[in-house]
Formats: sequence, C1' cells, structure tokens
RNA sequence: GUGGACAUAGCUCAGUCGGUAGAGCACCUGAUUGUGGUUCAGGAGGUCGCGUGUUCGAGCCACGUUGUCCACC
Repeated sequence: GUGGACAUAGCUCAGUCGGUAGAGCACCUGAUUGUGGUUCAGGAGGUCGCGUGUUCGAGCCACGUUGUCCACC
C1' cells in the first nucleotide's frame, strides 16, 4: 500500500426484516444477618468510535474518517 473483521453501560457481550437500546458481572439503596458475605427487592449508569448522507424514522443502510486485529504484498 491492498482486502477483510471489530468499535454498543465501569467490564464482558446481545440487539432479528430500519421502529425510539438490553442482559450478566460490578456500583448505589433497602430487606435479611450481631458485622461482613450469601440471598431477595428496587435504582442509577449509554449523543451505539467520530462526521455527513438516505429515510417519516438509523445501533442496523451508504460515503468519509479514527483506532485495534487478521491476511496479502
């Protein structure tokens, strides 16, 4: 340089055919317990890497761009 994959909560990851984003762990509060842990109930936490476009509507489609990884040269 060429081609491809990936980027979503603090972490690991889902998210179907485009319809307004979830789980587990972690964190916070409460119950239980002499305290902690376990268990149970509830809660907070996200401009979906970035920008632009298409669309009534984009995590998903298109283009550009950044980063990581793989293959080829």